RNAcentral holds the sequence, with entries from ENA. Transfer RNA from Aplysina fulva, 72 nucleotides, folded computationally. The organism belongs to Aplysina, within Eukaryota. The same sequence occurs in records of 3 taxa. It matches the Rfam family "tRNA". From the family's description: Transfer RNA (tRNA) molecules are approximately 80 nucleotides in length. Rfam links the family to the GO term triplet codon-amino acid adaptor activity. It is annotated as a transfer RNA.
RNA sequence: GUACACAUAGUUUAAUUGGUAAAAUAUUUGACUUCCAAUCAAUUGAUGCGGGCUCAAGUCCCGCUGUGUGCA
Numbered sequence: 001g002u003a004c005a006c007a008u009a010g011u012u013u014a015a016u017u018g019g020u021a022a023a024a025u026a027u028u029u030g031a032c033u034u035c036c037a038a039u040c041a042a043u044u045g046a047u048g049c050g051g052g053c054u055c056a057a058g059u060c061c062c063g064c065u066g067u068g069u070g071c072a
Stems, first nucleotide, its partner, number of pairs: 001071007010025004019055001026044001028042004048064005
């Protein structure tokens, strides 16, 4: 340089093939306990960036950025 794959919550993974972004764990608060841990309940938090198609995009198309692999 070029081809392919990937990017969703602090972390690990979903989203049934375009139709209200879900869960585990973690954070915070409360209950329980003499205290802590465990347990239970609630709370907070996300689609890498910029465009396009569409009534509607995490999903489809284009470009960019980053990571990985192959070739040169």

Model confidence (mean pLDDT): 82 of 100.